The prediction has a mean pLDDT of 82. This is a predicted structure of a 1320-nucleotide RNA (small-subunit ribosomal RNA) from an uncultured archaeon. It matches the Rfam family "Archaeal small subunit ribosomal RNA".
């Protein structure tokens, strides 16, 4: 400034549009010296008015900020280079003459504007002369002021110039015309106004000098009146101000010249200050008046409400010609985001004129308008009741600021205000916000569902939103409150006060050196800087303090004070400066003997390599992870000899040396530079740094000329690969090398500029001096100490930390360079350099909320180390993957094939073996609303029933009729119920990491902090198990211990168990018995306890003895902090959402079993270690009441009949099977294998068609050992054999258990897959 919503009042202040254009009105007149006219009056006087001459003013006031970077402004000084109307002071004056003209009259041109001619006339109008006076020149006066005469004074001479209005008014007197008076004319006196000169003052103006205050060097050179001189002109006055001539200067890195921007100051905003930003109002100064130029008048103008000219614009016109200039006050148009009334008055303050009265003034004083700014006030108060002690509402009462009405005062006129009276809570509250920042809902309610929307930034919204849209409540400010845009401060975020540059942005690649800046010790002088005291100034306003005036305040007034700057006087002399003198610690020079890949030039040598020649020798060589391209019968590779060529310089060699940096490495010679050490030598501050400038400057690159063995960009080929423009391999050209020149850059790095001083040490090493010891006598070795260099560690200190630490990144001084978020960009444009490539200098638009540093915790790595595990490997055993079938999943299909689970950690899992039920799915049929309100209802609600129809079936419904007798689903809400949704809203439970050994705490210590330490290291363990060390010491949850079971023994106890022994009995058995076995309760036993060795004397390990068992005895239970938004809303619970006469409930049937196909888990096999037939032997765990069911009988069998016994160590299930023996089969798709199908029979169940199980007979499929791949397992284990049980009316190839037979291999490792720890 604009804009949204809203708005009661008062006071004070302010209103800058775009120097764009403007209609209309107003904004500067006044006086009466003079003349004329009109009116009143009586002709005149006089009064009023008009026109003209004249005087003063119109150069002020008012407006604006275009231009201007200096001709401006501010501050200070100067004019010995100036002017000044009106005003003040002093002195002296105003003498003698003359003339014109307007208004007016007559005529005349023109449309107008405006004129023209003739005739009159006055003055304070104009002119001439005089005097005063002035100017110039010359001379004199040793006169005055002053820092200095070029100034001033006096006198003389000459020349030139040269004042005035004696007007007006008032009073008094006298005279004249024409009679007193008046008037007029002449004259005298007084007073006032006016006039002239000189000198001074005041005021105003002009000129000069110094200093100060913007950006830009991507503007570095500028300048011809330019710099100066002589002369002239011009001005109030100096001056190149202008001109003629002469000279060639002048300004500039302390930024000239150019470009951009901008009126300057007092002041204003902000800030603690320094500062940064601004220049509106008010005051001072400047400039301008449509753009530009010129000039008159005047004291003053280059004048815009004066003139003339040009330009552009507008207006009038009779087309001939004229007129205008709002950046004055109002007002209008255009444009713009943006800004008021065509008001009142001269009453006040001032200004102009006037002697004054007075007149004039859009200056000014007032009013009007707009929430634009500042200040002030109000929109009520009390009681009771309702309400949650709220928010608020109702009723009653009180008050009247404000508001409205009346009277007076107030004002130039109004208004406000003031005083008095009346009415009535009446006339008056909004805006923004409520996730964080940031105050107000830690989630109040409804809606929405990544939609709609919000949001400056972070970010909200994907169904439970404290952030969206609303309601309620709350917070902030309040007649205002929010939004947007521009700018400022906040920012120590441009750092003078007061930052930085190893790694965050930032040290020029290095050195030399110009200007500049800085500069050792002592003495003397000076007093410029510096410090102190006093005085003056720094306009007013503004600011501070106090007081006062408007009701307070804002505002205003008065008094005092004051920042800062400047000037003057005086004092001080430490420091700095200046001048002079001296010194030697800085610096330089000299001398001495040493060290060194320092540089340049020349020469000499060595190994390797390649090529060539000769000889030997034969089939490959070469290369790689593996290959191929390539080379090779024209003889390679390989070996020997010789020759040529170019490049390089192994070992010595080092944390070594030298150099300013780049850099420098065989040996010798020559030339040359620097550093260190030593010296009772010399000079005497000669120094440090260094903008510009100059020199040097790796590699690559460029130009010209040489050279070219090896290597090797580009290029060619071979591999690798999805591709391979790469990595790897085979070739190979520029180049690499030398000479001459250019380029000028690098992670040119210590990412650390140069110089100086100060601040603990320790230990290497290089050079030198000194001392001591040794000695092979060497330029030798060792030690100590000093100086100089170069490393490592480290105290204080520093640092964000990493780290630096006398070689500082510590504490100080001097100088230079550089930085100011990331990107755009070291790019573009311009300039300079270069042959080019390119280098140096070096932006902006735009975009973005980060980019970045150091360290921490965790995760990860086809990083490293240590350890561990048959859900890892190795060594083995057996499987899966091929076949048929069973079962689960996907897919497909279907009315439905309900749903969940998906790597390990879904897939014989949801205990899920579904005929109905289960059941959640599909088809069809039927039923159900507690409670409240409203329809309806004794003219019969709801219910029941025969028959018929409908139907798969049914008083379910429909029709007809009957029975009964009070409620009421027809409507609106609301419920019951939901295996409906969300496992990502949840509880609980479970899986898994984890057959792991980890996870933490208290105190202390370390760290600015995150955090670390403890939990690390060595050894050891199944184990963070233990031992030792250690700024840690302890502790907790895990591990272990503990609990159950199995294995040995003992004790106790013997029925339903046992039976050695005894008795009875023909036997079965019975009675003693409780030893043994068994059962089930308690106890013992095992602890590296013993021995040997290893280990640190430890923890522990290896072996052995004894023992039923040996190092955790086997197996199980339990199992950390936590993660996986793992799984489950379908077991249960539960929040929200949804359905609610249907997504609820019941019934019948169907489906979950559907089959081109894919996957997982199993079963049975493929056979002879087998199959079939016969005979024979040995278990354990369990289960049993609508249950287990014996003996016996029937049946070929399944099974049927039967019912003893059993509520169970008693009875039943209960024949175990593999196994053993005998016989057959003889390697065959079979006497293997049993799928599939057919027939007959049985069992369960209301019911076996879809869709059960069993038996018998018949049929007899695939399959002859299973690709890639993959699973499990180390001992009573794997494998194999049966048995029990759960589910269960029936159905087991499933789950959970039980026993029988019973191996192989390893006793290790970290290669694969993983886990733990340490480290990176």
């Nucleotide at each position: 400034a604009c804009u949204g919503c809203u708005a009661u009042c008062g006071g004070g202040g302010u209103g800058g549009g775009u120097a764009g254009c403007c209609a209309u009105g107003c904004g500067a007149g006044u006086c009466u010296g003079c003349g004329u006219c009109a009116c009143g009056g009586g002709c005149a006087a006089c009064g009023u008015g008009a026109c003209g001459c004249g005087g003063c003013g119109c150069a002020c006031g008012g407006c604006u900020c275009a231009g201007u970077a200096a001709a401006a402004c501010a501050u200070g000084c100067u004019c010995a280079a100036a002017c000044u109307g009106c005003c003040c002071u002093a002195c002296a004056g105003a003498c003698c003459g003359g003339g014109a003209u307007a208004a007016c009259c007559u005529c005349u041109g023109g449309a107008a504007a405006c004129g023209g001619a003739g005739g009159a006339u006055a003055a304070u109008c104009c002119c001439g002369g005089a005097u005063a006076g002035g100017u110039a020149a010359g001379a004199a006066c040793u006169c005055u002021u002053g820092g200095a005469a070029u100034a001033g004074g006096u006198u003389c001479u000459u020349a030139c110039c040269g004042a005035a209005a004696g007007g007006g008014u008032g009073c008094g007197g006298c005279g004249c015309u024409g009679a007193u008076g008046c008037c007029g004319c002449a004259u005298c006196g007084c007073a006032c106004c006016g006039c002239u000169g000189u000198a001074g003052g005041a005021u105003g103006u002009g000129a000069g000098c110094a200093u100060g205050g913007c950006c830009u060097a991507u503007c570095a050179g500028g300048u011809u009146g330019a710099u100066g001189g002589u002369g002239a002109g011009g001005u109030a006055a100096c001056g190149g101000c202008u001109c003629a001539c002469c000279a060639u200067g002048c300004c500039u890195a302390a930024g000239a010249c150019g470009g951009g921007u901008a009126c300057g100051g007092g002041c204003c905003g902000u800030g603690a200050u320094a500062g940064c930003g601004g220049g509106a109002g008010c005051c001072c100064g400047g400039a301008g008046a449509u753009g530009g130029g010129u000039u008159c008048u005047g004291a003053g103008a280059c004048a815009a409400g004066a003139a003339c000219c040009c330009a552009g614009g507008c207006c009038c016109u009779a087309c001939g010609g004229g007129g205008c200039g709002c950046a004055g006050c109002a007002g209008g148009c255009g444009c713009g985001a943006a800004a008021c009334u065509u008001c009142u008055g001269c009453a006040a303050u001032g200004c102009g004129c006037g002697a004054a009265a007075g007149c004039g003034c859009g200056a000014c004083a007032g009013a009007g308008u707009c929430a634009c700014c500042c200040c002030g006030a109000g929109u009520g108060c009390c009681a009771u009741c309702c309400g949650c002690u709220g928010a608020g509402g109702a009723u009653g009462g009180c008050u009247u600021u404000u508001g409205c009405c009346c009277u007076g005062u107030g004002u130039a006129a109004a208004a406000a205000g003031c005083a008095g009276g009346g009415c009535g809570a009446a006339u008056a509250a909004g805006c923004g916000g409520g996730g964080g920042g940031c105050a107000a809902g830690u989630u109040c309610u409804g809606g929405u569902g990544u939609c709609a929307g919000c949001c400056g930034c972070c970010g909200c919204g994907g169904u439970a939103a404290u952030a969206c849209c609303a309601g309620c409540c709350c917070c902030g400010c309040g007649a205002g409150u929010g939004g947007u845009c521009a700018g400022g401060a906040c920012g120590a975020u441009u750092a003078u006060u007061a930052a930085g540059c190893c790694u965050a942005a930032a040290g020029c690649g290095u050195c030399c050196g110009u200007a500049g800046c800085c500069g050792g010790c002592c003495u003397u002088g000076u007093a410029a800087g510096u410090u102190c005291u006093c005085c003056c100034u720094u306009a007013a306003a503004u600011g501070g303090u106090a007081u006062g005036g408007c009701u307070c305040a804002a505002c205003c007034a008065u008094a005092c004070c004051g920042u800062u700057g400047g000037g003057g006087a005086g004092a001080a002399u430490a420091c700095u400066g200046c001048a002079a003198g001296g010194c030697u610690a800085g610096g330089g020079g000299g001398c001495g003997g040493g060290a060194g890949a320092g540089g340049c030039g020349g020469g000499u040598g060595g190994u390797a390599c390649u090529u060539g020649a000769g000889g030997g020798g034969u089939a490959g060589u070469g290369g790689c992870a593996a290959a191929a391209u390539a080379c090779g019968a024209u003889a390679a590779u390989c070996c020997c000899u010789c020759a040529a060529g170019g490049a390089c310089c192994a070992c010595c060699a080092g944390u070594g040396g030298c150099g300013g940096a780049g850099g420098c490495g065989a040996c010798c010679c020559g030339c040359u530079a620097g550093a260190a050490c030593g010296c009772g030598c010399c000079c005497g501050a000669c120094g440090g740094u260094g903008a510009g400038g100059g020199a040097c400057g790796a590699a690559a690159g460029c130009u010209g000329g040489g050279g070219g063995a090896g290597c090797a960009a580009a290029a060619g080929g071979g591999a690798u690969u999805a591709g391979a423009g790469a990595c790897c391999c085979c070739u190979g050209u520029a180049g690499u090398c030398c000479c001459a020149g250019c380029u000028g850059u690098a992670a040119a790095c210590u990412a650390u500029g140069c110089g100086g001083g100060c601040u603990a040490a320790a230990u290497g090493u290089u050079g030198g001096a000194u001392g001591a010891g040794g000695u092979u006598a060497g330029u030798c070795c060792u030690c100590a100490c000093c100086c100089a260099g170069u490393g490592u560690u480290g105290c204080a200190g520093g640092g964000a930390a990493g780290c630096c630490g006398u070689u500082a990144a510590g504490c100080c001084c001097g100088c230079c360079g550089c930085u100011u978020g990331g990107g755009g960009a070291g790019u573009a444009c311009g300039g300079c350099c270069g042959c080019a490539a390119g280098g140096c200098u070096g932006a902006a638009a735009c975009u973005u909320a980060a980019a970045g540093g150091a360290a921490u915790u965790g995760g990860c790595g086809g990083g490293g180390g240590a350890g561990c595990a048959c859900c890892a490997c190795a060594a083995g055993g057996g499987g899966u993957g091929a076949a048929g079938c069973c079962u689960g999943c996907g897919g497909c299909u279907c009315a439905a094939u309900u749903g969940g689970a998906g790597u390990c950690a879904a897939c014989u899992c949801c205990g899920g073996g579904a005929a109905c039920c289960u059941u959640a799915c599909c088809a069809g049929g039927u039923g159900c609303g507690a409670c409240a309100g409203c329809a309806g209802g004794a003219u019969g609600a709801a219910g029941g029933c025969c028959a018929a129809g409908c139907u798969g079936a049914u008083g379910a419904c429909u029709u007809u009729g009957c029975c009964u007798g009070a409620c009421g689903c027809g409507c609106u809400g609301a419920g019951a119920g939901g295996u409906g949704g969300c496992g990502c809203a949840u509880g609980g439970c479970c899986g898994u990491c984890g057959c792991c050994a980890g996870c933490u705490c208290g105190u202390g210590c370390c760290g600015u902090g995150a955090g670390g330490u403890g939990u690390c290291u060595g050894g050891u363990u199944a184990a963070g198990u233990c031992c030792a060390g250690g700024a840690a010491c302890g502790a907790g949850c895990g591990a272990g211990a503990c609990c159950c079971u199995c294995a040995c023994c003992c004790u106790u106890a013997g029925u339903u168990g046992c039976g050695a022994c005894c008795g009875c009995g023909a036997a079965a058995g019975c009675g003693g018995g409780c030893a043994c076995a068994c059962u089930a309760a308690g106890g013992g036993g095992a602890c590296c306890g013993c021995c040997a060795c290893c280990g640190u004397u430890a923890a522990g390990g290896u072996g052995g003895a004894g023992g039923a068992g040996g190092g955790a005895g086997g197996g199980g239970g339990c199992a950390a902090c936590g993660g996986c938004a793992g799984g489950u809303c379908a077991g249960c619970a539960u929040g929200c959402c949804c359905c609610g006469a249907a997504u609820c409930a019941c019934c019948u049937g169907g489906g979950c079993c559907g089959c081109a196909c894919g996957c997982g888990g199993g079963c049975u096999g493929c056979a002879a270690u087998g199959g079939u037939g016969g005979a024979g032997a040995c278990a354990a765990u369990g289960g049993g009441a609508u249950c287990c069911g014996a003996a016996c009988c029937c049946g070929a069998a399944a099974g049927g009949g039967g019912g003893a016994g059993g509520u169970a160590a008693u009875c039943c299930u209960u024949g175990a099977a593999a196994c053993u023996c005998c016989a057959c089969c003889g390697u065959a798709g079979u006497u293997g294998g049993g799928a599939u199908c057919g027939a007959g029979g049985g069992c369960u169940g209301u019911a076996a068609c879809c869709c059960g199980c069993c038996c018998u007979c018949g049929u007899g499929a695939a399959c002859c050992u299973g690709g890639a791949a993959u699973c499990c397992c180390c001992a009573g284990u794997a494998a194999u054999c049966g048995c029990g049980u759960g589910u269960c009316a029936u159905c087991a190839u499933c789950g959970c258990g039980c026993g029988g037979u019973g191996a192989a291999c390893a006793a290790g490792u970290c290669c694969c897959c993983g886990c733990u720890c340490c480290u990176u």